RNAcentral holds the full RNA, with entries from Rfam. Predicted 3D model of a 332-nucleotide part of an RNA (large-subunit ribosomal RNA, domain IV) from Cocos nucifera.

[in-house]
Context: one part of a larger RNA
RNA sequence: CACUCUCUAAGGAACUCAGCAAAAUAGCCCCAUAACUUCGAGAGAAGCAGUGCCUCCUCACAAAGGGGGUCAUAGUGACCAGGCCUGGGUGACUAUUUACCAAAAAUAUAGAUCUUCGCAAAGUCGUAAGACCAUGUAUAGGGGCUGACACCUACCCAGUGUCGGAAGGUCAAGAAAGUUGGUGACCUGAUGAUAGGAGAGCCGACGACCGAAGCCUCGGUGAACGGUGGCCGUAAUUAUAACGGUCCUAAGGUAGCAAAAUUCCUUGUCGGGUAAGUUCCGACCUGCACGAAAGACGUAAUGAUCUGGACAUUGUCUCGGAGAGAGGCUCG
Numbered sequence: 001c002a003c004u005c006u007c008u009a010a011g012g013a014a015c016u017c018a019g020c021a022a023a024a025u026a027g028c029c030c031c032a033u034a035a036c037u038u039c040g041a042g043a044g045a046a047g048c049a050g051u052g053c054c055u056c057c058u059c060a061c062a063a064a065g066g067g068g069g070u071c072a073u074a075g076u077g078a079c080c081a082g083g084c085c086u087g088g089g090u091g092a093c094u095a096u097u098u099a100c101c102a103a104a105a106a107u108a109u110a111g112a113u114c115u116u117c118g119c120a121a122a123g124u125c126g127u128a129a130g131a132c133c134a135u136g137u138a139u140a141g142g143g144g145c146u147g148a149c150a151c152c153u154a155c156c157c158a159g160u161g162u163c164g165g166a167a168g169g170u171c172a173a174g175a176a177a178g179u180u181g182g183u184g185a186c187c188u189g190a191u192g193a194u195a196g197g198a199g200a201g202c203c204g205a206c207g208a209c210c211g212a213a214g215c216c217u218c219g220g221u222g223a224a225c226g227g228u229g230g231c232c233g234u235a236a237u238u239a240u241a242a243c244g245g246u247c248c249u250a251a252g253g254u255a256g257c258a259a260a261a262u263u264c265c266u267u268g269u270c271g272g273g274u275a276a277g278u279u280c281c282g283a284c285c286u287g288c289a290c291g292a293a294a295g296a297c298g299u300a301a302u303g304a305u306c307u308g309g310a311c312a313u314u315g316u317c318u319c320g321g322a323g324a325g326a327g328g329c330u331c332g
Stems, first nucleotide, its partner, number of pairs: 001327001003325006010318002014316001019313001027051002031047001038148001052070007071075001083311001085309005090303002095107002111146001113144004123132003149298001152295001154228003159225002161221005168216003174210001178206006186197003229247005256290001257287001268284005
């Protein structure tokens, strides 16, 4: 010097991002036990008292209870062995997760809801055979979203998606009446050169008419993807605007909540707690940029969760000190 421990006057969180770490609590038994609550819990709530040994009684000689005596600073005498209360955020809960830096508010969940699927099911894997789903059958299976429970879940179908309709418009391959180009068997000219006629067959080009879905079109649909305004004026002080005007829109954010895990300005303003509080709690609303199953708002229980405040307790600290052990170091 660093490590592992023991003790420490007075104070007792003044330490620190934060009581991190340590201390404290602790077993059994007798009492006693609040708010709130989904009536199950909360609860070992909290908070007191007792505890050794000897002897007697009740008693089965066990356990338990009672009487008497006795020792100690101390009787769960060592070891073992919950600290507790209270406010808020968040996730209902138990559970799961980044093997080796993250255990959480993330995942899952029961429950709610939408959608698809009639069985050779939908969906998934595979080129296929085939397999899973499932030796299941709509109280079943797949997919999406939300996430116990309570109270609710507003407006918009213009765009995109999806479902339905089939009158109309558009529209492919194909087939094809017909029109047309090339080639051209064959015939005549006596047979060749050359000329004329006829047009079968073959190869194309165009093509009336017929022709499905789709798209256009017409409707539905938001617990589908999503969206849910601006300006100006107005009341007998001032201020504000229930009210009015105007522009635009598919419709202009309803209930509830709100400086919030969301608030930039911001340490907003007021109140509480403190001697003093950028955190915390209760309000206000001027919501830069909450908002209703990417759910809104509450909520008992619950959490090695996050964040405030008390009590107890302490070397965390004021501010250090002493000691033990095992190392390092020095000498040998």
NCBI's taxonomy places the organism under Eukaryota, Streptophytina, Magnoliopsida, Cocoseae, Cocos. The coordinates come from a structure-prediction model, not an experiment, and the mean pLDDT is 86.